Model confidence (mean pLDDT): 81 of 100. The RNA shown here (SAM riboswitch aptamer (S box leader)) has 113 nucleotides and comes from a bacterium.
[in-house]
RNA sequence: GACCCAUCAAGAGACGGCUGAGGGACUGGCCCGAAGACGCCGGGGCAACCAGGCUUUAUGCUCAGGUGCCAAAUCCUGCGAGAACCGGAUUACCGGGGACCGAUAGAUGGGAG
Numbered sequence: 001g002a003c004c005c006a007u008c009a010a011g012a013g014a015c016g017g018c019u020g021a022g023g024g025a026c027u028g029g030c031c032c033g034a035a036g037a038c039g040c041c042g043g044g045g046c047a048a049c050c051a052g053g054c055u056u057u058a059u060g061c062u063c064a065g066g067u068g069c070c071a072a073a074u075c076c077u078g079c080g081a082g083a084a085c086c087g088g089a090u091u092a093c094c095g096g097g098g099a100c101c102g103a104u105a106g107a108u109g110g111g112a113g
Base pairs, nucleotide, nucleotide: 003111004110005109006108007107008106015042016041017040018039022032023031024030026078028076029075044070045069046068049066050065052062053061054060055058074105079102080101085096086095087094088093
């Protein structure tokens, strides 16, 4: 990498050092960035997926040991379906619109191999 399962609208960087032009996975948007982003290191923080502990044994509590995470909803979006509403027609049609839902993709954890 391929397979299975779960979750993804909460939370946590106005820190120090190094570096120096791109970064937010991809598309189109929109944003962040020489007043230094992204990244790396240090230190700080958030969180209960796994492990551990407890109990009244279950949608439980606790715990930062293993991971993970700390701009914006996974930043929005893409494929399908589609409410309100708007315009034009007038028997229910055409165009716009996109709430909500599902899928895909992605991310993280656990499992299997």